[in-house]
Context: one part of a larger RNA
RNA sequence: GGAUGAACGCUAGCGGCAGGCCUAAUACAUGCAAGUCGAGGGGCAGCACGAACUUCGGUUUGGUGGCGACCGGCGCACGGGUGCGUAACGCGUAUGCAACCUACCUACAACAGGAGGAUAGCCUUCGGAAACGAGGAUUAAUACUCCAUAAUGCAGGGGUACUUCAUGGUACUAUUUGCUAAAGGUUUCGGCUGGUUGUAGAUGGGCAUGCGUCCCAUUAGCUAGAUGGCGAGGUAACGGCUCACCAUGGCGAUGAUGGGUAGGGGUUCUGAGAGGAUGAUCCCCCACACUGGUACUGAGAUACGGACCAGACUCCUACGGGAGGCAGCAGUAGGGAAUAUUGGGCAAUGGACGAGAGUCUGACCCAGCCAUGCCGCGUGCAGGAAGACGGCCUUCGGGUUGUAAACUGCUUUUAUACAGGAAGAAAACCACUAUGCGUAGUGUAUUGACGGUACUGUAUGAAUAAGCACCGGCUAACUCCGUGCCAGCAGCCGCGGUAAUACGGAGGGUGCAAGCGUUGUCC
Numbered sequence: 001g002g003a004u005g006a007a008c009g010c011u012a013g014c015g016g017c018a019g020g021c022c023u024a025a026u027a028c029a030u031g032c033a034a035g036u037c038g039a040g041g042g043g044c045a046g047c048a049c050g051a052a053c054u055u056c057g058g059u060u061u062g063g064u065g066g067c068g069a070c071c072g073g074c075g076c077a078c079g080g081g082u083g084c085g086u087a088a089c090g091c092g093u094a095u096g097c098a099a100c101c102u103a104c105c106u107a108c109a110a111c112a113g114g115a116g117g118a119u120a121g122c123c124u125u126c127g128g129a130a131a132c133g134a135g136g137a138u139u140a141a142u143a144c145u146c147c148a149u150a151a152u153g154c155a156g157g158g159g160u161a162c163u164u165c166a167u168g169g170u171a172c173u174a175u176u177u178g179c180u181a182a183a184g185g186u187u188u189c190g191g192c193u194g195g196u197u198g199u200a201g202a203u204g205g206g207c208a209u210g211c212g213u214c215c216c217a218u219u220a221g222c223u224a225g226a227u228g229g230c231g232a233g234g235u236a237a238c239g240g241c242u243c244a245c246c247a248u249g250g251c252g253a254u255g256a257u258g259g260g261u262a263g264g265g266g267u268u269c270u271g272a273g274a275g276g277a278u279g280a281u282c283c284c285c286c287a288c289a290c291u292g293g294u295a296c297u298g299a300g301a302u303a304c305g306g307a308c309c310a311g312a313c314u315c316c317u318a319c320g321g322g323a324g325g326c327a328g329c330a331g332u333a334g335g336g337a338a339u340a341u342u343g344g345g346c347a348a349u350g351g352a353c354g355a356g357a358g359u360c361u362g363a364c365c366c367a368g369c370c371a372u373g374c375c376g377c378g379u380g381c382a383g384g385a386a387g388a389c390g391g392c393c394u395u396c397g398g399g400u401u402g403u404a405a406a407c408u409g410c411u412u413u414u415a416u417a418c419a420g421g422a423a424g425a426a427a428a429c430c431a432c433u434a435u436g437c438g439u440a441g442u443g444u445a446u447u448g449a450c451g452g453u454a455c456u457g458u459a460u461g462a463a464u465a466a467g468c469a470c471c472g473g474c475u476a477a478c479u480c481c482g483u484g485c486c487a488g489c490a491g492c493c494g495c496g497g498u499a500a501u502a503c504g505g506a507g508g509g510u511g512c513a514a515g516c517g518u519u520g521u522c523c
Stems, first nucleotide, its partner, number of pairs: 001523004006519005013377006019370002021335001026333003030330003035074003040071002043067002047065003050061004081288003090213008100205002105201007113147004123136005153179005158173006185192001214260003221251003226248004231243003263285004268277003290311005313324004341367001343366003349363001350361004380410004390401004415460006424450001430443005467512005472493003478507005488495002
């Protein structure tokens, strides 16, 4: 000098864009953050409509709109948070899988026949303070089961060709044995949507390999599933992944093992570069979800707002027993030098579900707070010498503050008031046209949280707006008074003991400027 997620002191007019618990991965009151589908189902608690009855108070009725709870499907593995752990194939980079999986999506092909038994809910009995639980009766499905159909699928066997060092792999086969599917809805039909099976693709994931990846040798030896083999089990798949047997290997001064520290990268800061430092925000990967462990479901989890067990803590209790997990968004306490609102909206973008309308979405878009940073604007402009008054200095002549002010003229960014007032919105839906479908085009109409915001115009009037640090040298900027090795200053050198440009004040000056200084950290 540059930089900063900064803090502190003094000061402070406005706007745009960004950023905002670096500490206690401490504990959390309250609200919200993951639902959706009635075009899968039986039904119908509540609401509305209709109908029937009525003692005019109401009652009944799934008949209609619709729909709480329930069964079922899809989603909840995304999105959002944090950096505890981890020195590791965790990350980065380059490859490989002849050892693998992939729901939804896309393309293509084939199929879609028949039968059955239950169970939630509802009703009912009982237990319990509650959480909830036990039994009986009854009912449906795109829930479940069975049968049929069966290849280009799966498993096993045979043959041919190509390929590999090899186990083996790929392709083909009029070859053979066995196994494995399904659900409806709308419709006159055609056809559409959905379903089942298969192949290919796309996407996402799994595994493996080479190289790179902090400090300590005052850590020098480490290792029995340890290194390898054969076999078996297990996995989507290879493999000591696990197990039985066999061998005795494997790693290590090119730093094993141990200890410490730490999420990694793209980046960011600095520097002429080499390098050094860094890992906030944003993007990619990893790990974690009160602590430890375990699996279930599922295409996918060993699952933040799922389950079970154990533990610590908190809460409720009728003392028998139960409930909970903000490292989601706000917010609270605590810690700290220190870090914001218990805000608005789904209008846009994106996501889940749905045929769609739409519902949900603290993702997101916005607003609020903070000079935390960067950028921009303003606090006037021109004229004006009796060089006014006052202040300060003085050799008492004057000098300086200083064109500064007053005063005159002008302007109006900003401010205040009034008026107008956006873009961000294109659709979906519906109708029509084209098309075998997917889809495309045309048309009508609707939809804005921000927001009466941005922006524009008019009016008023210099009106509403300057501080901070420094002035011995380094280092731009000097005098007077006070003090008298005192009080104090100080980044280094050093100032102060009676003439202090170094302390304190004043006048003047210098530098930056809505900031300026100080402190911390990095180059």
A computed fold for a 523-nucleotide part of an RNA from Chondrinema litorale, annotated as small-subunit ribosomal RNA, 5' domain. Its mean pLDDT, the model's own confidence on a scale to 100, is 83.